[in-house]
Context: one part of a larger RNA
RNA sequence: UUGGGUUUAAAGGGUCCGUAGGCGGAUUAUUAAGUCAGUGGUGAAAGCCCACAGCUCAACUGUAGAACUGCCAUUGAAACUGGAAGUCUUGAGUUUGGUUGAAGUUGGCGGAAUACGUCAUGUAGCGGUGAAAUGCAUAGAUAUGACGUAGAACACCGAUUGCGAAGGCAGCUGACUAAGUCAAUACUGACGCUGAGGGACGAAAGCGUGGGGAGCGAACAGGAUUAGAUACCCUGGUAGUCCACGCCGUAAACGAUGAUUACUGGCUUUCGGCGAUACAUAGUCGGAGGCUGAGCGAAAGUAUUAAGUAAUCCACCUGGGGAGUACGUUCGCAAGAAUGAAACUC
Numbered sequence: 001u002u003g004g005g006u007u008u009a010a011a012g013g014g015u016c017c018g019u020a021g022g023c024g025g026a027u028u029a030u031u032a033a034g035u036c037a038g039u040g041g042u043g044a045a046a047g048c049c050c051a052c053a054g055c056u057c058a059a060c061u062g063u064a065g066a067a068c069u070g071c072c073a074u075u076g077a078a079a080c081u082g083g084a085a086g087u088c089u090u091g092a093g094u095u096u097g098g099u100u101g102a103a104g105u106u107g108g109c110g111g112a113a114u115a116c117g118u119c120a121u122g123u124a125g126c127g128g129u130g131a132a133a134u135g136c137a138u139a140g141a142u143a144u145g146a147c148g149u150a151g152a153a154c155a156c157c158g159a160u161u162g163c164g165a166a167g168g169c170a171g172c173u174g175a176c177u178a179a180g181u182c183a184a185u186a187c188u189g190a191c192g193c194u195g196a197g198g199g200a201c202g203a204a205a206g207c208g209u210g211g212g213g214a215g216c217g218a219a220c221a222g223g224a225u226u227a228g229a230u231a232c233c234c235u236g237g238u239a240g241u242c243c244a245c246g247c248c249g250u251a252a253a254c255g256a257u258g259a260u261u262a263c264u265g266g267c268u269u270u271c272g273g274c275g276a277u278a279c280a281u282a283g284u285c286g287g288a289g290g291c292u293g294a295g296c297g298a299a300a301g302u303a304u305u306a307a308g309u310a311a312u313c314c315a316c317c318u319g320g321g322g323a324g325u326a327c328g329u330u331c332g333c334a335a336g337a338a339u340g341a342a343a344c345u346c
Stems, first nucleotide, its partner, number of pairs: 004317003007300002012314001014201004021194003025088004030083002033081002035077008049065001051063004091191001092188003095184006103177007110154001114150008125136002162169002206247006215241002220236004258313006265292010295302002319346003328339004
């Protein structure tokens, strides 16, 4: 490199948008770049191959042929691909009217709980554990009641639920914004798919500046346990967790399953529309699940949400270790991230 692969053996980029590129619906006539056919030229000789001949044979040599799969020119063909021109509506999009949801951003409000403060009642314990101790408490704790303050999270509903490209999103409510989907006919007329580079978003932790700080809680301190205990358990507790702005750019970022399109059984649950006639329903469209076939698969399994049958485009893999390391480069305030070897060894 070819062949072969990427749920779990090595391998799908964290996700989307999108540039170049690759690929691309139906139909009419045209063109002739690709494509196909004919002809001419060229494709040195030698060699290879084939036939015959010459050295006694062979190697070797000679003669003739074929081949030289190519290139150039020219004459044609017009199915397919391409170009330029026209038409179409089924792909894609727009419009109108509904509808759905924890989709996003930013305000306002709410109750339970917790902690703290003040006051009151009240007296000797509380707390914690396997058992204890550290700790708190006669300067009146724990418990109970009233009032106040603060921050964070939103019980029940709640679900194999829903929404979002992914990360993710949950009290109630207002404003602004986005999306899906259904129904209807109308409109545009291939405007599409994918997407190297590139851009945007991207949990948690971490970083910078300024706030905030109830609970929890790395580090740390103490008490236990233990042979030891730099742990597990307990009492405290700083960063952090929260907010604003700016960085970081990684995760088992997982469905360990790239995106898009078409086709291919059965049973069943559920969400949102449409649905005769108000509800409901047969049915149908769009999602989310379970079970089981064919097929596929090494098996586990998967099975219209494919890992089935096909097509297009991108990404990635090529024995284990060394190593996601070194060096270089780019990015970053740093932490580090991205790209990413080799020697050697089994």
Notes: Small-subunit ribosomal RNA, central domain from an uncultured prokaryote, 346 nucleotides, folded computationally. The prediction has a mean pLDDT of 89. The RNAcentral record of the full RNA draws on ENA.